A computed fold for a 345-nucleotide RNA from an Alphaproteobacteria bacterium, annotated as Bacterial RNase P class A. It was read from a public genome assembly, where an Rfam model found it. NCBI's taxonomy places the organism under Bacteria, Pseudomonadati, Pseudomonadota, Alphaproteobacteria.
RNA sequence: CCAGAUGGUCGGAUGGUUGCGGUAUUUUAUUAUACUGAGGAAAGUCCGGGCUCUACGGAAAUAAGGUGCUGGGUAAUUCCCAGGAGGCGUGAGCUUACGGAAAGUGCAGCAGAAAACAGACCGCCGUACUUGUACGGUAAGGGUGAAAAGGUGCGGUAAGAGCGCACCGUGUAGCUGGCGACAGUUGCAGCAUGGUAAACCCCACCUAGAGCAAGACCAAAUAGGAACAGCACAUGGUGUAUUUUCGCAUCGUUGUUCGGGUAGGUCGCAUGAGGGGCUUGGUAACAAGCCUCCUAGAUGAAUAACCAUCAAUUACAGAACUCGGCUUAUAGACCGUCUGGCUUU
Numbered sequence: 001c002c003a004g005a006u007g008g009u010c011g012g013a014u015g016g017u018u019g020c021g022g023u024a025u026u027u028u029a030u031u032a033u034a035c036u037g038a039g040g041a042a043a044g045u046c047c048g049g050g051c052u053c054u055a056c057g058g059a060a061a062u063a064a065g066g067u068g069c070u071g072g073g074u075a076a077u078u079c080c081c082a083g084g085a086g087g088c089g090u091g092a093g094c095u096u097a098c099g100g101a102a103a104g105u106g107c108a109g110c111a112g113a114a115a116a117c118a119g120a121c122c123g124c125c126g127u128a129c130u131u132g133u134a135c136g137g138u139a140a141g142g143g144u145g146a147a148a149a150g151g152u153g154c155g156g157u158a159a160g161a162g163c164g165c166a167c168c169g170u171g172u173a174g175c176u177g178g179c180g181a182c183a184g185u186u187g188c189a190g191c192a193u194g195g196u197a198a199a200c201c202c203c204a205c206c207u208a209g210a211g212c213a214a215g216a217c218c219a220a221a222u223a224g225g226a227a228c229a230g231c232a233c234a235u236g237g238u239g240u241a242u243u244u245u246c247g248c249a250u251c252g253u254u255g256u257u258c259g260g261g262u263a264g265g266u267c268g269c270a271u272g273a274g275g276g277g278c279u280u281g282g283u284a285a286c287a288a289g290c291c292u293c294c295u296a297g298a299u300g301a302a303u304a305a306c307c308a309u310c311a312a313u314u315a316c317a318g319a320a321c322u323c324g325g326c327u328u329a330u331a332g333a334c335c336g337u338c339u340g341g342c343u344u345u
Base pairs, nucleotide, nucleotide: 001341002340003339004338005337006336007335008334009333010332012310013309014308015307016306017305018304020037021036022035023034024033025032039316043327044326046325047324048323049322050321051211052210053209054208056247057246058245059244060243061242062241064207065206066205067204068203069083070082071081072080073079084098085096086095087094088093099202100201104200105199106196107195121142122141123138124137125136126135127134128133129132150168151167152166153165154164155163169191170189171188172187173186174185175184176183177182215267216266217265218264225258226257227256228255229254230253231252236251237250238249239248274293275292276291277290278289279288280287281286
């Protein structure tokens, strides 16, 4: 100097004038004063909670759904951190739907001799003879295919084959290191009935439902409605996804059809698993302690317009109960660490 990997910050600021929302004080009175007012994703509604309500709760079993390497973190998670194994990359790094295929079932078109209790089309070797046929052996070579009875080499054989041997691979036993997933090493065994579970399934663990249009209160109004059918009759029925059992609550219950009232106001509604700084512990995620700050609460929906200076502002884009993550979109500016290459000293 060029190329690359990875982590982080900003994504408008200051002053003045006018105009909007909230809070506090003040005033007859939003009259006056002070403070404050959209995001890194506010988006998606994917995951996990906080909070609220529901007469159902305990135990067991089944169903339905979810998660899936190990160890930590957290209120919790399918999230985050650190490791392990597989794969990709020269590397920094990236990535994984990462339990089980010897419990069972299913699936793999066409091609091919044959697709898993699976092989002989071409070829190679042997015997016989009518010289290209028959019989026998073979699975090392070739072909088909995504995939064909483990790979390379040596020996052996009529020709071959783990047939035998060496190394690798696979399985298994011991030892060493590690909390563990696993890794290393020594021995034994010719050892393969392969792949696929984001197919059904098996194993382990987890799981009530509904949601701020939740819910509470005030005011007002109506009809404490009607009909039909089934089941049941306190030794009973109803209440849970289902069943059994033990409690508890309640008095009919299930289905269909017709009809009436409620369009208002207040709260919930912003002090939080909150933000910032420092110290300690930890590889880290994070935890603890001390100090400090209060930064939107609208309800047909508030933050806009003008001027001046600076500036990348020309991107994606506007809260509606709230928090922690993940995912997606993003003009441009800046900072750190690491990898590879070239040149010079």
Rfam family: Bacterial RNase P class A. It is annotated as a ribozyme.